The RNA shown here (transfer RNA) has 73 nucleotides and comes from a Candidatus Peregrinibacteria bacterium. It matches the Rfam family "tRNA".
RNA sequence: AGGCCUAUAGUGUUAAUGGCUAGCACGUCGGUCUCCAAAACCGAAAGUCCGGGUUCGAGUCCUGGUGGGCCUG
Numbered sequence: 001a002g003g004c005c006u007a008u009a010g011u012g013u014u015a016a017u018g019g020c021u022a023g024c025a026c027g028u029c030g031g032u033c034u035c036c037a038a039a040a041c042c043g044a045a046a047g048u049c050c051g052g053g054u055u056c057g058a059g060u061c062c063u064g065g066u067g068g069g070c071c072u073g
Base pairs, nucleotide, nucleotide: 001072002071003070004069005068006067007066010026011025012024013023019056028044029043030042031041032040049065050064051063052062053061
């Protein structure tokens, strides 16, 4: 320098062909229970890497970046 893959809650991940109000587990916080705590149960907060475009509608399609991984020279 060129090519390919990848990026979603704090962490790990799901979301056939664009129709969704994005879900699950662990964790965090609050509550119930308990003498206290743990466990269990109930509830809550928290997310699509960044910028454009297409579309009635984008996590998903197109495009330019950025980060990570792999390959070629």